This is a predicted structure of a 72-nucleotide RNA (transfer RNA) from a Patescibacteria group bacterium. Its Rfam family is "tRNA".

[in-house]
RNA sequence: GGCGCUAUCGUCUAAUGGUCAGGACAGCAGAUUUUCAAUCUGUCAAUCCGGGUUCGAUUCCCGGUAGCGCUA
Numbered sequence: 001g002g003c004g005c006u007a008u009c010g011u012c013u014a015a016u017g018g019u020c021a022g023g024a025c026a027g028c029a030g031a032u033u034u035u036c037a038a039u040c041u042g043u044c045a046a047u048c049c050g051g052g053u054u055c056g057a058u059u060c061c062c063g064g065u066a067g068c069g070c071u072a
Base pairs, nucleotide, nucleotide: 001071002070003069004068005067006066007065010025011024012023013022018055027043028042029041030040031039048064049063050062051061052060
């Protein structure tokens, strides 16, 4: 250089074009406990960037960025 794959809450991970973008852990608040732990309840938090298609895009298309792999 060429080709391919990937990018979603703090972390891991779902979502077949119409979802309140779901779950687990973590965080925060509360309950329980003499205290801690455990348990229970509630809460916070995300679609890599720019365009396009579409009534509607996390999802499809193009370009970019970053990471990984193959190849010369």
Background
Its mean pLDDT, the model's own confidence on a scale to 100, is 81.